Background: The RNA shown here (Guanidine-I riboswitch aptamer) has 103 nucleotides and comes from Isoalcanivorax pacificus. The same sequence occurs in records of 2 taxa. Of the family's consensus pairs, 100% are formed in the model. Lineage of the source: Bacteria > Pseudomonadati > Pseudomonadota > Alcanivoracaceae > Isoalcanivorax.
[in-house]
């Protein structure tokens, strides 16, 4: 100092804002309308370093004469991390980003 490899997808949490719903304030006869997320909340977004399942990667066994397949077990590590800037109605532990930097 190069290069390869640290696999994916789901569901959920941490965590997030405010398009919808719904709360709260005002206005209306009423349907409604504006306003408010230092509004608990339902919808929604949501983790590389968080959880948990599925696939897959490798290793090994059985079954099988072999080959192909089919089961069965094991393993799938380690991970401190800004500013600033992207998206979306806005944000965010999402993305850039296992970045930049520390060690």
């Nucleotide at each position: 100092c190069a290069u390869c490899a640290g696999g994916g997808u789901g569901a959920c949490u941490a965590g997030g804002g405010u398009u919808c719903c719904g709360g709260c304030u005002g206005c209306c006869g009423a349907c409604g309308c504006a306003g408010u997320g230092a509004c608990u909340g339902g919808u929604c977004c949501g983790a590389g370093a968080g959880u948990c399942a599925c696939c897959g990667g490798c290793c090994u066994c059985u079954c099988c004469u072999c080959c192909a397949g089919a089961g069965g077990g094991g393993u799938u590590a380690c991970a401190c991390g800004g500013c600033g800037g992207g998206a979306u109605a806005a944000a965010a532990g999402c993305c850039c980003g296992g970045g930049a930097g520390a060690c």